The RNA shown here (Bacterial RNase P class A) has 349 nucleotides and comes from a Clostridiales bacterium. Its mean pLDDT, the model's own confidence on a scale to 100, is 76. Its Rfam family is "Bacterial RNase P class A". From the family's description: Ribonuclease P (RNase P) is a ubiquitous endoribonuclease, found in archaea, bacteria and eukarya as well as chloroplasts and mitochondria. The family's RNA type in Rfam is ribozyme.

[in-house]
RNA sequence: UAAGUAGAAUAAAUGAUCGCGGCUGCAAUUCCGAAAGGAAGCAGGUGAGGAAAGUCCGGGCUUCGCAGGGCAGGAUGCCGGAUAACGUCCGGUGGAGGUGACUCCAAGGAUAGUGCAACAGAAAUGAACCGCCCCGUUAUGCGGGGUAAGGGUGGAAGGGCAGUGUAAGAGACUACCGUCCGUCUGGUAACAGACGGAGCCAUGUAAACCCCAUCCGAAGCAAGACCGAAUGGAAAGCAAUAGGCCGGCCCGGCCUGCUUUCAGGUGGGUCGCUAGAGAUUACCGGUGACGGUAAUUCCAGAUAGAUGAUCAUUCACGACAUAACCCGGCUUAUCGUUCUGCUUAGUAU
Numbered sequence: 001u002a003a004g005u006a007g008a009a010u011a012a013a014u015g016a017u018c019g020c021g022g023c024u025g026c027a028a029u030u031c032c033g034a035a036a037g038g039a040a041g042c043a044g045g046u047g048a049g050g051a052a053a054g055u056c057c058g059g060g061c062u063u064c065g066c067a068g069g070g071c072a073g074g075a076u077g078c079c080g081g082a083u084a085a086c087g088u089c090c091g092g093u094g095g096a097g098g099u100g101a102c103u104c105c106a107a108g109g110a111u112a113g114u115g116c117a118a119c120a121g122a123a124a125u126g127a128a129c130c131g132c133c134c135c136g137u138u139a140u141g142c143g144g145g146g147u148a149a150g151g152g153u154g155g156a157a158g159g160g161c162a163g164u165g166u167a168a169g170a171g172a173c174u175a176c177c178g179u180c181c182g183u184c185u186g187g188u189a190a191c192a193g194a195c196g197g198a199g200c201c202a203u204g205u206a207a208a209c210c211c212c213a214u215c216c217g218a219a220g221c222a223a224g225a226c227c228g229a230a231u232g233g234a235a236a237g238c239a240a241u242a243g244g245c246c247g248g249c250c251c252g253g254c255c256u257g258c259u260u261u262c263a264g265g266u267g268g269g270u271c272g273c274u275a276g277a278g279a280u281u282a283c284c285g286g287u288g289a290c291g292g293u294a295a296u297u298c299c300a301g302a303u304a305g306a307u308g309a310u311c312a313u314u315c316a317c318g319a320c321a322u323a324a325c326c327c328g329g330c331u332u333a334u335c336g337u338u339c340u341g342c343u344u345a346g347u348a349u
Stems, first nucleotide, its partner, number of pairs: 001345010012314007020047002023044004029040004049320001053331002056329005061220004073216005078092005093107001094105004108211002113209002115205003129151002131147007159177002162174003178200001179198008224271004233262006242256005278297008315318001
C1' cells in the first nucleotide's frame, strides 16, 4: 500500500424567532364542571431511537386461579459459567469451512417401537447383473455351485488400505488407521491422550412420529386500583285520589310525581406513569459474560395522543425510521464518516 477479518463510536452542525406536550416556581384571581377535578397568565428549564420497528423469547408489575400429583400441550437439548430470568450472553469441548485472522453448528437417543428413502440398480439390508473361479455336459453354449477383490447404478452398496492366504475370493488371518469395550493419566466437566482387548451383528433420516431429560398456571397497562354524574334498579317516606291510555259509558287493568337511603359503576376524572435489575465517571475482582465500591446526576410521559415550521451561516447535502407500563435479549432495516485489534500478500528501510 492492497485485500480481508473482528469490534466500537457517530447518526449534519451552530444561532435566532414562532408554535406544541410535560415539569418547576411566581401569581391567588377568572373560567369550565353536580362533583371528582381541569383550564387560562408570566418566567425558567426540558422534550424519541440505535434500532423507539417486528412483537419472536425472558423477567418485573397487575388481576384471576392454585393442597399435592398426573394427563394433554409447548419450549429447550455437548460442558462449565453469567444473570432477576431466558430459547440470550461469555469461556471451553467436538464437528464443518477458510492459506490465515476468523466464521458457522437445533451438537441427547436410529439396539424401545413405527414410518419414509423418488428414479436408477440384480439387490436399499443381511445383495450374485456383469465379471472371476470350480465342476458337469450334447462344449465360443447351457446347467449346477463358490466368490463381495474388480465393473456398473445410486446421495448412500454391509469398515479403509497393504499383505498373507486361496481354485477364485473373503477380518479367514496379520500390521496400520477407524469403530466399540475396558483400565490408567490429565481436566470441575464436555473431552483428550496412552495402554490393553474385541475381527467389527450391520444404511440414512428424529426442525418425521416417537422415546428420554429439564423447564413452563392463565391473561395482559384497553392489566388493574380509587372517586363517581345522568338514566335505569331496590327500599322507605311524603303528596294526590287527580290525569292519561284500553274507540264512547260503566266495571276492571296499566302508566305517571317529590325526597332520602342503598346497591351498581356507564360518560367523566385521578392513580398505575416513569427514580429505575437507572445513567455517567473512576477504581477494584474476573480470560470473559458480569459483579462490587465510591462520587456525581435526574434524562419524554401524552390519552386523540407533543417534538414541528421559518430564517441565517457552514459541510461530506443527510439513510432506516417516530415513544404509549417498564426492563434484559434476539431478529430485521439503515446514506455515510471515524477509530482500534488482528490476518494475508507486495514494496521500501